[in-house]
This is a predicted structure of an 84-nucleotide RNA (c-di-GMP-I riboswitch aptamer) from Eubacterium maltosivorans. The model forms 94% of the base pairs in the Rfam consensus.

RNA sequence: UUAAUACUAGGGCAAAUCUGCUGAAAGACAGAGACGCAAAGCUACAGGGCCUAAACAUACAUUGUAGGGUAGCCAGCUGCAGUU
Numbered sequence: 001u002u003a004a005u006a007c008u009a010g011g012g013c014a015a016a017u018c019u020g021c022u023g024a025a026a027g028a029c030a031g032a033g034a035c036g037c038a039a040a041g042c043u044a045c046a047g048g049g050c051c052u053a054a055a056c057a058u059a060c061a062u063u064g065u066a067g068g069g070u071a072g073c074c075a076g077c078u079g080c081a082g083u084u
Stems, first nucleotide, its partner, number of pairs: 003084003012037002017032004022027001035072001041077003047074002049070003056064002
C1' cells in the first nucleotide's frame, strides 16, 4: 500500500413504537426508545428499483404523471482500529 473480516479493544449509528412539529401525501426534523448495522458514513439530475400524487392532464377511475420522497432496497464514492 492492497485485499479479507471469525476473534479483540475503544467506540459509533439507531428500526418499530410513543410524543411534539412540519408536509397534500409519501416522508423529514426533534425528544424518548433499541430492532438491528463492519460502512445503518456521504451521494437522489451518475444509474436502477420502490413510495406518494398537491398541482396538472383526462378516457372521470382504487386513472396517469415527479421539479416530491426513500441511501436501514440495490448501487456509486469515501473510510477508523485490531488481526490475517